[in-house]
Formats: sequence, structure tokens, C1' cells
RNA sequence: AGAGCCGAGGACGCGGCCGCGGUCGGCGCUUCGGCACCGGCCGAGGAAAGUCCGAGCUCCACAGGGCAGAGCGAUGGGUAACCCCCACCGUCCGCAAGGACCGGGAAAGUGCCACAGAAAACACACCGCCCGCUGCUCGCCGCCCGGCGAGUGAGGGCAAGGGUGAAAAGGUGGGGUAAGAGCCCACCAGCGGCGCGGCGACGCGUCGGCUCGGCAAACCCCGCUCGGAGCAAUGCCAAAUAAGGGAGCACGAGGCGGCCCGCCUCGCUACCGACUCCCGGGUAGGCAGCUCGAGGCCGGCGGCAACGUCGGCCCCAGAUGGAUGGCCGCGGGGCCGUUUGCCACUCGGCGGACGGUCCAACAGAACUCGGCUUACGAUCGGCUCUGCCC
Repeated sequence: AGAGCCGAGGACGCGGCCGCGGUCGGCGCUUCGGCACCGGCCGAGGAAAGUCCGAGCUCCACAGGGCAGAGCGAUGGGUAACCCCCACCGUCCGCAAGGACCGGGAAAGUGCCACAGAAAACACACCGCCCGCUGCUCGCCGCCCGGCGAGUGAGGGCAAGGGUGAAAAGGUGGGGUAAGAGCCCACCAGCGGCGCGGCGACGCGUCGGCUCGGCAAACCCCGCUCGGAGCAAUGCCAAAUAAGGGAGCACGAGGCGGCCCGCCUCGCUACCGACUCCCGGGUAGGCAGCUCGAGGCCGGCGGCAACGUCGGCCCCAGAUGGAUGGCCGCGGGGCCGUUUGCCACUCGGCGGACGGUCCAACAGAACUCGGCUUACGAUCGGCUCUGCCC
């Protein structure tokens, strides 16, 4: 100098005044439901967001088994759980520090592989290489016969080389051959067996027979997991109102008795209602759920780590048309301008004074946690790698 990986921090701090939500205490008023005042304490985020994944909690459903469907997919661990995290393995990228991976199976089956190309998978043959045969043509051996060479036609062998493609039937080298080919050999890659190391994924070594394209984010196969809905869940209180249910009921006379209520007897009437009361029901409204929790901070111990465990300390929003704001002072910081001192003198760097301006971005709780993802301005710090210079 360049690069890689982490972390801190997240309306600048302090003070005063006013205002708002919650809670506790005091005091007063009250129609007993609350209301007002005073004081103490608390009052948005790292993502409160997207609602993607996993849970708690609540209600509904549920004999058992299967099909269908969905999700996940190397190994070991962490966790309440996870598609998350940590460690490790493999492949790929990077000189490196490091980074990426929807990382089971292509030798169960089906299918696909554009264009180009002979051929895209039961291999094949455009150019090419090679070999006979029978013709034909030409040349040479002076001519015929015969032979040799070249070309051409048909036939056969080959897959080394060329060419196509994202990908070409193991790669490189040697032997071998008419030319060639795992046809043979050595090394490498891959496959299988064995041994060693590792909990394991796997690695290393050795031996063997010589060889099998890719795609499963195509169907499919294998293994594992999976009921549904969500705090507008759900429970309770309850003005109002309807259905429904229950209870009550009129009059006269006499008796008991000082009188009322009440009871008894008799007569007469009704056995119902639209009346009264209660139950029921659950709208408005209110309460619970609701914030003390897989909680936070600090320290010790165990572990490479994720994390676990122990001890101490702390209480940290609960609104429901939804609070968290405003003003002033002091200090600090960034940027800009003017001026000035020092250094360098090419741009410039460091500091002082004054003035101006800003203190930001992304964004705001609404049942609660653990993750992931996405958005985001200025600033600060740590570790590591590579190159160059001293």
C1' cells in the first nucleotide's frame, strides 16, 4: 500500500423548564363506575421491519394402519426447537488470510441434453489413416505378356490426428500394429478389496481387474420429520335487545288479635296475559391473557467453539385511535468559509481564533421468545494475509 475476517456503536452528552403514556404512594371529590392534583420510578430497535423458519401459550380435531401431499438431506455436536449456530469433512474459487456450496442416489427404472456435429450414449464415421480385391485411366520398365507406382470406383479395417460442442466414450508417455485401439506396460484419475488412523463424514497406504458422459432446482428411488387455526387465540364480568324458561297475582264476609302484617274458615272468580320480578342470552363497554422471561448484566468454572453450569446484582414500555415530544443553557463533534502560526514548498499537512450550518441513515413496540433475511449515515477499534521499502 492492497486485501480478508471480526467487533464496538446506532435520536451527541449533561442540566433546567413544560408536555404525554404507565405504575406506586399521598390527598381531595364522587352518581362508587371513576375523576382531579402532588410526588417517586419506568417509557422503542439493532433491525421494533419482512412475516421466511422453529418454539412457548390458547382453542378445535384426534382408535390403529396405509395412500396422497409438503418439508428436509455429508459428519459430529449445541439447543426447548429449527431449514438456525459451532466444529470438522468433501468439491470448487483465491498466491494467501479466507470465501462459496438446495452437499443422499445417475450401477432400480423412465426421460432430457438447444445450436453445432459423423456421433449426445445398445455408440458412431464428415475430413482423415490403412489393407486387399476386381475393373477402368495414366506413367515407368523400349513394345506385347508380366511387374511397379499414381489416380479413380466399389468393398473392408481403424478411431491416432483434424473438425463440432458446455460436455465426445479415461488422461500422458512408451511398446505394439498394415494403420490403430487398455491390445500390452508405467504413472495419474476413477472403481472395488484389504490394512492403518479418525467417534464419524473421510484420509493415507497397498493390491486387483483394466473403465462406467452430464442432468434428480426432470419424474422417480432411499432416509427422516410433519394435524389445523392463531392474542381479532381464548376465558371472565356485563348496560341494551330478541328467542326461551321460572315465579307472582282478583274480590267479599267471618274468626284469632287492642291495631297493622300474618294465619285459618266460607263464598265467588281466575289458573291467563301484551303486567311485575328473576333466570337466560351477551351488543356497547370493561377485566384477564399482558409482560418476571428458554430474561438482562458482571464474574468464576467446563468446552477448540456453538453453548452449558454456578454465584452475585438488576426489574427494563405495555398503549388500544394507540404515549416516548418541545424550548432554553453549557459542553463536545462533523462540514464549510475567513483569518493566522508552524512544517513542506507542486498540489498540501498540523494547530489556534471567529462566523455559519448540522448532529443525521434505515426505521417506530402492540402476546412473547430463538433464528434467518432485508434496509441503513458518520465514526472508532482489533486480528490476519500478500507485495514493496528500511
Bacterial RNase P class A from a Candidatus Brocadiia bacterium, 390 nucleotides, folded computationally.
Of the family's consensus pairs, 92% are formed in the model.
It is recorded under the gene name rnpB.
Lineage of the source: Bacteria > Pseudomonadati > Planctomycetota > Candidatus Brocadiia.
Its mean pLDDT, the model's own confidence on a scale to 100, is 76.
Its Rfam family is "Bacterial RNase P class A". By type it is a ribozyme.
RNAcentral holds the sequence, with entries from ENA.